RNA sequence: GGGCGUAUAGCUCAGCUGGGAGAGCGCUAGAAUCGCACUCUAGAGGUCCUCGGUUCGAUCCCGAGUACGUCCA
Numbered sequence: 001g002g003g004c005g006u007a008u009a010g011c012u013c014a015g016c017u018g019g020g021a022g023a024g025c026g027c028u029a030g031a032a033u034c035g036c037a038c039u040c041u042a043g044a045g046g047u048c049c050u051c052g053g054u055u056c057g058a059u060c061c062c063g064a065g066u067a068c069g070u071c072c073a
Stems, first nucleotide, its partner, number of pairs: 001072007010025004019056001027043005049065005
């Protein structure tokens, strides 16, 4: 330098045919317990990498860029 892939909650990751943003763990509060752990209930937590485009409507489609991984040279 070129090809491919990835980027979504604090962490690890789902997300179907374009219309609801989610799970587990972690965190907070409560229940339960003599107490702790486990368990149960509830809650907080998001620039869906950035910019632009298409569309009534974009995490999702298109273009460019950034970061990371991998392969080739």
Transfer RNA from uncultured Sandaracinus sp., 73 nucleotides, folded computationally. Rfam family: tRNA. It is annotated as a transfer RNA.